[in-house]
RNA sequence: AGAUGUCUAGUGCAACGGCAGCACACUGGUCUCCAAAACCAGUAAUCUGGGUUCAAAUCCUGGGACAUCUG
Numbered sequence: 001a002g003a004u005g006u007c008u009a010g011u012g013c014a015a016c017g018g019c020a021g022c023a024c025a026c027u028g029g030u031c032u033c034c035a036a037a038a039c040c041a042g043u044a045a046u047c048u049g050g051g052u053u054c055a056a057a058u059c060c061u062g063g064g065a066c067a068u069c070u071g
Stems, first nucleotide, its partner, number of pairs: 001070007010024004018054001026042005047063005
């Protein structure tokens, strides 16, 4: 330099173009003499700019970060 892929809660992952969800973690509560476990509740996220669309995490495109391959 070129090719391909990935980017979503703190972490690991889901999500036909139509309500962004699960697990763990965290916070509060119930239980307990206390703690752990268990149970209940809660906070928190679509890398960024633009485009298409009634509607975009999803499709198109500029940029960024990371990974692999080629040279």